[in-house]
RNA sequence: GAGUUUGAUCCUGGCUCAGAACGAACGCUGGCGGUGCGCCUAAUGCAUGCAAGUCGAACGAUCCUUCCAGCUUCGGCUGGAAGGAGAGUGGCAGACGGCUGAGUAACGCGUAAGUAACCUACCCACUGGCGGGGGACAACCCGGAGAAAUCCGAGCUAAUACCGCAUGUGGUCCUGCCGCUGCGGCGGAAGGACGAAAGGCUUCGGCCACCAGUGGAUGGACUUGCGUCCCAUCAGGUAGUUGGCGGGGUAACGGCCCACCAAGCCGACGACGGGUAGCCGGUGUGAGAGCACGACCGGCCAGAGGGGGACUGAGACACGGCCCCCACUCCUACGGGAGGCAGCAGCAGGGAAUCUUGCGCAAUGGGCGAAAGCCUGACGCAGCGACACCGCGUGGGGGGAGAAGGCCUGCGGGUUGUAAACUCCUUUUCUAGGGGAAGAAGAUCUGACGGUACCCUAGGAAUAAGCCUCGGCUAACUACGUGCCAGCAGCCGCGGUAAUACGUAUGAUGCGAGCGUUGUCCGGAUUUACUGGGCGUAAAGGGGGCGCAGGUGGCCGAGUUGGUCCGUGGUGUAGGCUCAGGGCUUAACUUGGAGAGGUCUACGGAUACCCGCUUGGCUUGAGGGCCGGUAGAGGACCAAGGAAUUCCUGGGGUAGUGGUGAAAUGGCGUAGAUAUCGGGAAAGAACACCAGUGGCGGAAGGGCGGCCACCUGGCCCCGGUACUGACCCCUGAGGUGCCGAAAGCGUGGGGAGCAAACAGGAUUAGAUACCCUGGUAGUCCACGCCGUAAACGAUGAGUGCUAGGUGUUGGCGGGCAUGCCCGUCAGUGCCGCAGCUAACGCAUUAAGCACUCCGCCUGGGGAGUACGGCCGCAAGGUUAAAACUCAAAGGAAUUGACGGGGGCCCGCACAAGCGGUGGAGCAUGUGGUUUAAUUCGAAGCAACGCGAAGAACCUUACCAGCCCUUGACAUGGGGGUCGCGAUUUCCAGAGAUGGAUUUCUUCAGUUCGGCUGGACCCCGCACAGGUGCUGCAUGGCUGUCGUCAGCUCGUGUCGUGAGAUGUUGGGUUAAGUCCCGCAACGAGCGCAACCCUCGUCUUCAGUUGCCAGCGGUUCGGCCGGGCACUCUGAAGAAACUGCCGGUGACAAGCCGGAGGAAGGUGGGGAUGACGUCAAGUCCUCAUGGCCCUUACGGGCUGGGCUACACACGUGCUACAAUGGCGGUGACAGAAAGCGGCGAUCCUGCGAGGGUGAGCCAAUCUUUAAAAGCCGUCUCAGUUCGGAUUGCACUCUGCAACUCGAGUGCAUGAAGUUGGAAUCGCUAGUAAUCGCGGAUCAGCAUGCCGCGGUGAAUACGUUCCCGGGCCUUGUACACACCGCCCGUCACACCAUGGGAGUUGGUUCUACCCGAAGACGGUGCUCUAACCCGCAAGGGAAGAAGCCGGCCACGGUAGGAUUAGCGACUGGGGUGAAGUCGUAACAAGGUAGCC
Repeated sequence: GAGUUUGAUCCUGGCUCAGAACGAACGCUGGCGGUGCGCCUAAUGCAUGCAAGUCGAACGAUCCUUCCAGCUUCGGCUGGAAGGAGAGUGGCAGACGGCUGAGUAACGCGUAAGUAACCUACCCACUGGCGGGGGACAACCCGGAGAAAUCCGAGCUAAUACCGCAUGUGGUCCUGCCGCUGCGGCGGAAGGACGAAAGGCUUCGGCCACCAGUGGAUGGACUUGCGUCCCAUCAGGUAGUUGGCGGGGUAACGGCCCACCAAGCCGACGACGGGUAGCCGGUGUGAGAGCACGACCGGCCAGAGGGGGACUGAGACACGGCCCCCACUCCUACGGGAGGCAGCAGCAGGGAAUCUUGCGCAAUGGGCGAAAGCCUGACGCAGCGACACCGCGUGGGGGGAGAAGGCCUGCGGGUUGUAAACUCCUUUUCUAGGGGAAGAAGAUCUGACGGUACCCUAGGAAUAAGCCUCGGCUAACUACGUGCCAGCAGCCGCGGUAAUACGUAUGAUGCGAGCGUUGUCCGGAUUUACUGGGCGUAAAGGGGGCGCAGGUGGCCGAGUUGGUCCGUGGUGUAGGCUCAGGGCUUAACUUGGAGAGGUCUACGGAUACCCGCUUGGCUUGAGGGCCGGUAGAGGACCAAGGAAUUCCUGGGGUAGUGGUGAAAUGGCGUAGAUAUCGGGAAAGAACACCAGUGGCGGAAGGGCGGCCACCUGGCCCCGGUACUGACCCCUGAGGUGCCGAAAGCGUGGGGAGCAAACAGGAUUAGAUACCCUGGUAGUCCACGCCGUAAACGAUGAGUGCUAGGUGUUGGCGGGCAUGCCCGUCAGUGCCGCAGCUAACGCAUUAAGCACUCCGCCUGGGGAGUACGGCCGCAAGGUUAAAACUCAAAGGAAUUGACGGGGGCCCGCACAAGCGGUGGAGCAUGUGGUUUAAUUCGAAGCAACGCGAAGAACCUUACCAGCCCUUGACAUGGGGGUCGCGAUUUCCAGAGAUGGAUUUCUUCAGUUCGGCUGGACCCCGCACAGGUGCUGCAUGGCUGUCGUCAGCUCGUGUCGUGAGAUGUUGGGUUAAGUCCCGCAACGAGCGCAACCCUCGUCUUCAGUUGCCAGCGGUUCGGCCGGGCACUCUGAAGAAACUGCCGGUGACAAGCCGGAGGAAGGUGGGGAUGACGUCAAGUCCUCAUGGCCCUUACGGGCUGGGCUACACACGUGCUACAAUGGCGGUGACAGAAAGCGGCGAUCCUGCGAGGGUGAGCCAAUCUUUAAAAGCCGUCUCAGUUCGGAUUGCACUCUGCAACUCGAGUGCAUGAAGUUGGAAUCGCUAGUAAUCGCGGAUCAGCAUGCCGCGGUGAAUACGUUCCCGGGCCUUGUACACACCGCCCGUCACACCAUGGGAGUUGGUUCUACCCGAAGACGGUGCUCUAACCCGCAAGGGAAGAAGCCGGCCACGGUAGGAUUAGCGACUGGGGUGAAGUCGUAACAAGGUAGCC
């Protein structure tokens, strides 16, 4: 910096990514070279070889070789010399080098100092010395034990091995004197005591050793300041503990150890305990500050199978030494022995994982040696490993017909792609041949690497490219496959039939001998904030006080110089890092130089300013004192009080009361209630009005309210006055017998009302609730606990500063002057500027600007939970995690939607009314069922007389059966024919179809050619065809909200932004209609108007109309004549709140009136904004994709779509008298008509039939209208009703069986006005009556139209439904058909408790006590020295024994930690489980603590 919470926004906040790094590992791949690096795990166990020896110039013996001499029994032996070997004595080195990181939180490490408290082999310098003796022990020999390892006894022997004596400069100790001193001590003279030595070689010059000592160098030891991880859920620890005196011990100080004495010592500046860890130079990262790490290299420490111990030594408590214990392994003759790779290689094991049992001492370094030299798995090299870094290559130039192939395609092409081929060139690398180093210091000789690096020559593009990715972040896209499958995934998330996200392919991007993945660390993360964050509402102010420590602190001086600042010295190894150089062809790498690097240390200095410290002063901070004044529900206690409630009592009074939405329970009441009046000898609790956003409150919180009295606090506030003098001030971790609502607990009182629990009644699906009737704790008092709260202003305390305005409480001052004004101090509210804030908001009572101190926060859940501690009588409180899980959880604001929120307003929405539906029969559609099939679609409103404006065949998409396969239909190719078509008859067949046949008719152009076109037939391939799927891939069309009044834009303005404004407001309208106002001004789509139609009139036109006016008449507008009227159909007129009055704001408009055919939109129609419902339709049509291709296509016959226990919708006809039947007979409108409408006449009871005038229709026809009127019937299953059924017919049609309509006769069912519920309609409307049309051969109760007759009602907007605007709340935004909570059931996961059980660590007490050093003893033993002739004794020592110490082991008890644990507790997660509905809208009882 980015992604991710939302519909969108801003903020908070977590998660995630891009970077760099690695001792890495894994996957795919792999050409070369250089330089590095390579068991991070089991400090697990180790076969084998090697890793520390060397010196014969310290010593004796032995052996071998050569030479010499002697001897010889010729086998050889002896002696000497030289060389060599290996064991022993002895010396030096094995304390270095090499490895590892277990332990260690420590003076271990780092840094800076100290030692006057110390040591130091070999080395260097210097001083002095090295005299004279002695006795042993290995080796060796003899004997013995043993399997072995090894050991024992006896004997011989040398030394630079060992022991006396002498000397003793110097050294050490004692005595004591002088000098110096930092007063701790140091140096020196004298005297006394103690105390050394070793030789070897030699060319005889010497060299190397040896002893004492001084100094140096080097290496070490000890001490100290400072620094050095996490946990306080580790808070107290400590008996050698702290100090002293004396001693022991050490190289040396020291409780290091011991005896005695004292009682100290450490700790919140974190002791003690637990966990983790070697530390550092440095390494990684980072802008830095930091954070993480401590491989390789270097320094220090620690360790050597685990534990203990000492010996030797200059040095060890000793990796390749010793002793003991333990575990393990091996050998064994079972008696006993041997061993220690955390050296180099190597093996096993563990593990994701880490190499050769290589070469060489040539170089560097080390040990020994006089040296030669020997030894050296240190080291130098090589090998293995892309493990890392660096370098190089896999070719370079040209090459467009843009080849082939691949992939995509809109079929044109595009792309791979100059890429390849091809051509020219080069040779790093490779292969072969030739030459061939430096590294060697040091004259000669000496090279593991190595015939390596490097050089030359030849050959030939020859030997050499992969991996990841391509939805966003993030650079790179298409096709196919797949179909919530398989899979991907770092986060967000992809996949449910068009997936740039899976798999493959083409292409592309990135990097390249590598590329990805995983892991880890830093970064990004200002997400622990020192640099550099926060806390009103996002996580976060402690409930409040007091106050110790701590932190912080006013003004003016003086001193000091700790902080601070400056200078100088020292140190900060090497390497690393930075800079500029050098060397490998370059680089990595390496090399010489310079620099940087510490809160470091020492010394010196500065101190103007700032902080600290010391000191002198000051008064403004702070404090209390005195005088005066004032307000108050401040506290405690006492007394009295009235209203109300309950109770008691009396009077009058009567049949109920009470309670609720309505009721009921229960209670009270005829034994007199309730209501009412009076009284109380009663009780407890609370104090109306005053009363206020007001007052008081110890310093604050909780709090304080009738009245009187008493006691008492602040001295609250104000005015005045003097005092102290910043240690008094502020804050305040811990702490505190501190305060602390309500509930709760204990003891004792009290108990009127209220009231958890509980009981009953209601409500309800249930109702462990809300409502009602009762009712106990409790509420009240006293004392004692508890210690919490949404203890809130969700705002810690203090100080100062920063515009105002307006209330209010208390006080004071001033002014004018009787109620105001001005000023001021202290409180308490509201509004508001700057500023702040994510916004909301805060704003002198800050959330502004600053300072000081404290508390607290660091994603959500788990969880304020578990465990542990502390407190509590208990309830519980406080402190306070983790596993696991999620990609969010949140704050504020925005736009919507929603609300059993509010306001305003509409609509046949309700109401008012009329008629229906729901009941019956039938029709029709649907569901369901059935079926071979009952084709398909439509599904709340907005599917259901819908697609269907007309299923007997056809239609037809369905089923059965029979047939066809380039197809019923289109285009292209080849071949053939000249047609085709209509038609007759016959055969087979159900038909399609197949076969035969009659008649009619006989193509066009022409360059004339069977050339072309056209038609038909045949063939074959492309293809046709599909009412098959997807309306959730689509176009188009349609429904719906809704003919509702809304939906938006530009510019401007406001807001960080989503957005707002405009469009809100006041009026008004049918209307976002209009007016006014307004940070808006305009505009668009809608509204309205323009269009059609009806209503009035005019004009024009006249094969309908008319005796209107004339004539004729068969009497009919029939004829002449005419176009005035009606009408027809074209054009106009007319209506605009225009006029008057009222009202309103002088507006818009509204109300009333006049005129008018019509009046405020005149009636009706057409017209449907932005959008919503993934609404409907792939079966109208079109269309992407998928699917079928002798079938899911096509043809035909028959069947089905007409089924029928049922259920629903829409209708028709009725149930009758406003009617039925019979009779009579007047008046419409609109529409249609040639395969048609059909007059008239005849015929039939009738449907109908026959005939056929007229009419292509203002002419003819359908055409008769029906309700109406008159008569009759008289309330009944009827003269209502017509279903059903029988018989007989008619018509259409190829054909009425399934399955048409109609007629006549007969039959005569249900039904007597329809439960809950529900529909339509506001006027020429409802209701009622008939007529026509489309479709159509036929079929209409449906649909679309037409006219006739012709009502009732609307108070009104509370309610139901739908809608509009404003506002409010919201946890909703697929938007309330939303969201969401808890139990239960199931599965999985982690976790607490748990009788216990198994380990680890550790403590205390006791027992045992190896090796060992120490102490004692030492009657046994012993060469050196002493005495002694000797024997023997002494000195000194040793074994043995004793003692204390002590590892291991044991017993007992505790602490702590980990594993397991029947059962159990809650928690988390999981797809559509169960029960309810708690929360979000007044969430339907406001919610919450």

Small-subunit ribosomal RNA from an uncultured bacterium, 1489 nucleotides, folded computationally. RNAcentral holds the sequence, with entries from ENA.